RNA sequence: GCACCCGUGGCGCAACUGGAUAGCGCACCAGAUUCCGAUUCUGGCGGUUACAGGUUCAAUUCCUGUCGGGUGCG
Numbered sequence: 001g002c003a004c005c006c007g008u009g010g011c012g013c014a015a016c017u018g019g020a021u022a023g024c025g026c027a028c029c030a031g032a033u034u035c036c037g038a039u040u041c042u043g044g045c046g047g048u049u050a051c052a053g054g055u056u057c058a059a060u061u062c063c064u065g066u067c068g069g070g071u072g073c074g
Base pairs, nucleotide, nucleotide: 001073002072003071004070005069006068007067010026011025012024013023019057028044029043030042031041032040050066051065052064053063054062
């Protein structure tokens, strides 16, 4: 340099053929339990879906560009 894949809460991942409130686990916070912790249970907080534009009634999803990461080839 070329090709392909990926980018979603603090972390790891879902989200079907574009469809109506973006979910799950861990972590974190509060409560219950305990002499106190741990474990367990219940509830809760936390998201510019990398960025900018486009298509659409509607975009995490499709298209274009940029940025970042990974893999392969040279």

The RNA shown here (transfer RNA) has 74 nucleotides and comes from a Clostridia bacterium. The coordinates come from a structure-prediction model, not an experiment, and the mean pLDDT is 81. It matches the Rfam family "tRNA". The family's RNA type in Rfam is transfer RNA. The sequence was found in a public genome assembly. Taxonomically the source falls in Clostridia (Bacteria, Bacillati, Bacillota).